The prediction has a mean pLDDT of 87. Large-subunit ribosomal RNA, domain IV from a soil metagenome, 328 nucleotides, folded computationally.

[in-house]
Context: one part of a larger RNA
């Protein structure tokens, strides 16, 4: 001096990114239990009391014909010890936000989560030799299934919701109409005449799908404006002009896991708060299944407080061990 362990005056998070780590807690009996809440829960909530042997009284009760001989308890009065759930074992609590509804899954050996699944929504495809996969093909699978089926995407439980654009893109539908391959069709030529084949060649004419056009669609990819004026202090503008657009962000929410300015302003909470909760809205740059906004329960998630507790800390120190160091 390290490792591991075990104590520790007073103080009790001052440590530190951060209570990391190590305390406390721990069980059964009994009393007792808030907000919320999908009435199931939350809840061992949370705060509390008992626990050990001894004798004594006693309810109820196995066996038994009785006599008895036992068992789970209740009461009372004592008894010892520092300590009675005596050791091991064996939950800190509470509280306010984010996130994800919940169990679950994962990065085998630096990631367990808010990712990913999920029940539930939704939108497409698919009449069965399905569709969609695999295969060169037979052929399987899908399924010994048949639209309450099966396949493909998204979105994620539950309440309330889910706005507006179809111009671009993509889908899907459209007996006209333009375009527009080979091909027909027509000339021509060789072929002894003719047919077919075979060659050459063509303004014009016939010819499919595609695109072009027309119309549909957004829980299909997406996309949801700018300028200036105005109201009896000031300010601010409900209202007006005006210019572009497919159409200009509706309902919620908002300094947010999203806010640069920014420690934004108030307000709570602390002597003191760049976090954190409540608010306002100027939203650099939320916003409605790329899903909004809530939500009880859950979470080895995260943020933030408060009890409790303690060597995390002021500040360290002793013991035991086990290494390191010396010497042999």
């Nucleotide at each position: 001096c390290g490792a591991u362990g075990u104590u520790g005056a007073a103080g009790g998070a001052a440590c530190u990114c951060g209570g990391c780590a190590a305390u406390c807690u721990g069980c059964c009996u009994c009393u007792g239990u808030a907000a919320c809440u999908u009435c199931g829960g939350g809840a061992u909530a949370a705060a509390g009391a008992g626990g050990a042997c001894u004798u004594c009284u006693u309810u109820c009760u196995a066996c038994g014909c009785a006599a008895g001989u036992g068992g789970c308890g209740a009461g009372a009065a004592g008894u010892g010890g520092c300590a009675c759930a005596g050791a091991c074992c064996a939950g800190g609590g509470g509280g306010u936000g984010g996130c994800a509804a919940c169990u679950g899954u994962u990065u085998a050996a630096c990631a367990a989560a808010a990712a990913c699944a999920c029940a539930g929504g939704a939108c497409u495809c698919u009449g069965c030799g399905a569709a969609c996969u695999c295969g060169g093909a037979a052929g399987a699978g899908g399924a010994c299934g048949u639209a309450u089926a099966g396949g493909g995407u998204c979105u994620g439980a539950c309440g309330c919701c889910u706005g507006c654009c179809c111009g671009g893109u993509g889908c899907c539908g459209g007996a006209a109409g333009g375009u527009u391959a080979a091909g027909g069709c027509g000339a021509g030529g060789a072929g002894u005449g003719c047919a077919a084949g075979c060659u050459c060649u063509g303004a014009a004419c016939c010819g499919a799908a595609g695109c072009c056009c027309c119309g549909g669609u957004a829980a299909a990819c997406g996309g949801c404006g700018g300028c200036c004026g105005u109201a009896a202090c000031u300010a601010u503008a409900a209202c007006g002009g005006u210019c572009c657009u497919a159409a200009g962000g509706u309902a919620g929410c908002g300094a947010a896991a999203u806010u640069c300015c920014u420690u934004g302003u108030c307000g709570g909470g602390u002597a003191a708060g760049u976090u954190c909760c409540g608010a306002c809205c100027u939203g650099c740059a939320c916003g409605a299944a790329u899903g909004g906004c809530g939500u009880a329960a859950u979470g080895a998630c995260u943020u933030c407080c408060c009890c409790g507790c303690u060597g995390u800390c002021u500040c360290c120190a002793a013991c035991a061990u086990c290494g390191a160091c010396u010497c042999a």
About this RNA: The RNAcentral record of the full RNA draws on MGnify.